Predicted 3D model of a 75-nucleotide RNA (transfer RNA) from a Nitrososphaerales archaeon. The coordinates come from a structure-prediction model, not an experiment, and the mean pLDDT is 82. Its Rfam family is "tRNA". Rfam's curators write: Transfer RNA (tRNA) molecules are approximately 80 nucleotides in length. It is annotated as a transfer RNA. The sequence is in RNAcentral, with records from ENA.

């Protein structure tokens, strides 16, 4: 220089192929219940411009270009 893969709450991860419910789940953190008290359980709450940026579309995390960063491969 080519090609492929991968980015999503503090972490980890589902969801993209096949657009259409408030973008789930687990840990974490808090706050209630339990407990002499702490662990542990159970119930609830907070946090996410789905990498950036633009275009299709009524309507994008998902489809398209393009850029950036991370890993493989090839020259």
């Nucleotide at each position: 220089g080519g090609g492929c893969c991968a980015g999503u709450c503090g972490u980890c991860u589902a969801g993209c192929c096949u657009g259409g419910u408030u973008a789930g789940g687990a840990u974490a953190u808090c706050g209630c219940u339990c407990u002499u008290a702490c662990a542990c359980a159970g119930c609830g709450a907070g946090g996410g411009u789905c990498g950036c940026a633009g275009g299709u579309u009524c309507a994008a995390a998902u489809c398209c270009u393009g850029c950036c960063u991370g890993g493989c491969c090839c020259a």